[in-house]
RNA sequence: CGUCGGUCCCUUCGCGACGCUAGCCUGCAAACUCCGCCAGGUCCGGAAGGAAGCAACGGUAGCAGGUGAUGCGGGUGCCGGAGAUCGGCUGGCGGAG
Numbered sequence: 001c002g003u004c005g006g007u008c009c010c011u012u013c014g015c016g017a018c019g020c021u022a023g024c025c026u027g028c029a030a031a032c033u034c035c036g037c038c039a040g041g042u043c044c045g046g047a048a049g050g051a052a053g054c055a056a057c058g059g060u061a062g063c064a065g066g067u068g069a070u071g072c073g074g075g076u077g078c079c080g081g082a083g084a085u086c087g088g089c090u091g092g093c094g095g096a097g
Base pairs, nucleotide, nucleotide: 001094002093003092004091005090006089007088008087010083011082012081013080014079015077016076018073019072020071023067024066025065026064027063028062034059035058036057042051043050044049
């Protein structure tokens, strides 16, 4: 110097770990004006009956905790596959001085 490799870096895929989230479970729950059903009371009516509707009750938005992906993420890994091989380190072979 040439050539063929290994490894690091780089790219990509997989797997694992980690984090986040959807979902699910539990509790609270619109004292700032949500929904349903509305005792009592109120209103209309001669009555029958009807109307709006507070509380309670049942839910929803929401909040807190738990769980948590097959979803998402990266300054993730003594992990595995493939690629690239301009570059760092390194080995084999050949050649020249």

The RNA shown here (Bacterial small signal recognition particle RNA) has 97 nucleotides and comes from Dokdonella sp. It matches the Rfam family "Bacterial small signal recognition particle RNA". It is annotated as a non-coding RNA gene. Clan: SRP clan. The coordinates come from a structure-prediction model, not an experiment, and the mean pLDDT is 78. Lineage of the source: Bacteria > Pseudomonadota > Lysobacterales > Rhodanobacteraceae > Dokdonella. It was read from a public genome assembly, where an Rfam model found it.